A computed fold for a 73-nucleotide RNA from a Paludibacteraceae bacterium, annotated as transfer RNA.
It was read from a public genome assembly.

RNA sequence: GCCUCAUUAGCUCAGUCGGUAGAGCAACUCAUUCGUAAUGAGUAGGUCCGGGGUUCGAGUCCCCGAUGAGGCU
Repeated sequence: GCCUCAUUAGCUCAGUCGGUAGAGCAACUCAUUCGUAAUGAGUAGGUCCGGGGUUCGAGUCCCCGAUGAGGCU
């Protein structure tokens, strides 16, 4: 220098064919307990790495850039 992949909640990750984003763990509240843990019920938490484009509509498609991982020379 070139190619490929990844980037979504505090963490690990889903999200098919474009139609207003989910799970597990963690956090918080309540119940249970003498109390803690465990267990059960519930709540909150993300404008999806940044910018631009296409579209009625973009996490998803296109372009540029950033960071990380791998490969080639």
The coordinates come from a structure-prediction model, not an experiment, and the mean pLDDT is 82. It matches the Rfam family "tRNA". The family's RNA type in Rfam is transfer RNA.